[in-house]
RNA sequence: GGGGCUAUAGCUUAGUUGGUAGAGCUUUUGCUUUGCAAGCAAAAAGUUAGCGGUUCGAAUCCGCUUAGCUCCA
Numbered sequence: 001g002g003g004g005c006u007a008u009a010g011c012u013u014a015g016u017u018g019g020u021a022g023a024g025c026u027u028u029u030g031c032u033u034u035g036c037a038a039g040c041a042a043a044a045a046g047u048u049a050g051c052g053g054u055u056c057g058a059a060u061c062c063g064c065u066u067a068g069c070u071c072c073a
Stems, first nucleotide, its partner, number of pairs: 001072007010025004019056001027043005049065005
């Protein structure tokens, strides 16, 4: 220098050919207990890496940039 893959909640991640952004863990609150743990219920937490384009509508499709991993030279 060139090719490929990945980027979504604090963490691990799902998202089936574009149509309301989900789950587990964690955190907070409540119930249960003399207390702790465990259990149950509820809640909070997302600029879907960034900037543009296509479209009525983009996490999803296209281009560029950034970061990480990997292959070739």
Annotation
Predicted 3D model of a 73-nucleotide RNA (transfer RNA) from Candidatus Hodgkinia cicadicola. The coordinates come from a structure-prediction model, not an experiment, and the mean pLDDT is 80. Taxonomically the source falls in Candidatus Hodgkinia (Bacteria, Pseudomonadati, Alphaproteobacteria, Hyphomicrobiales). Rfam family: tRNA. Gene Ontology term of the family: triplet codon-amino acid adaptor activity. Rfam classes the family as a transfer RNA. The RNAcentral record of the sequence draws on ENA.